[in-house]
RNA sequence: AGGGGUAUAGCUCAGUGGUAGAGCAUUUGCUUAUCACACAAGAGACCUGGGUUCAAACCCCAGCACCUCCA
Numbered sequence: 001a002g003g004g005g006u007a008u009a010g011c012u013c014a015g016u017g018g019u020a021g022a023g024c025a026u027u028u029g030c031u032u033a034u035c036a037c038a039c040a041a042g043a044g045a046c047c048u049g050g051g052u053u054c055a056a057a058c059c060c061c062a063g064c065a066c067c068u069c070c071a
Base pairs, nucleotide, nucleotide: 002069003068004067005066006065010024011023012022013021018054026042027041028040029039047063048062049061050060051059
């Protein structure tokens, strides 16, 4: 140089074109003499740019980063 793959919440991961979710973490409340546990509620994200489509996290193209294969 070339081939393949990944990118979604603070972390680990779901989500096969139609309202973006879970666990842990975090905040508040409840409980307790206090802490922890439990319970309830909340905040928090689609790598970047373009294209297709009535509608894109999802399909297509290019780019950045990382992983991997060949040499």